[in-house]
Molecule: transfer RNA
Organism: Spirochaetota bacterium
RNA sequence: GGGCCGUUAGCUCAGCUGGUAGAGCAGCAGACUCUUAAUCUGCGGGUCGCAGGUUCGAUCCCUGCACGGCUCACCA
Numbered sequence: 001g002g003g004c005c006g007u008u009a010g011c012u013c014a015g016c017u018g019g020u021a022g023a024g025c026a027g028c029a030g031a032c033u034c035u036u037a038a039u040c041u042g043c044g045g046g047u048c049g050c051a052g053g054u055u056c057g058a059u060c061c062c063u064g065c066a067c068g069g070c071u072c073a074c075c076a
Stems, first nucleotide, its partner, number of pairs: 001072007010025004019056001027043005049065005
């Protein structure tokens, strides 16, 4: 340098054929009793990496960029 994959809540990850973004864990509140804590219930939490484009409408399609991973080539 080329190719491919990924980027979504604090963390780990879902998200169908483009039509109002979700789960678990963590956090907060409450209940409970088995109390360095467990269990149950509820609540809050989002610039869907960034910038453009297409569309009535984009997390989803297209382009560029950034970051991470895999791989190939080059160099040595």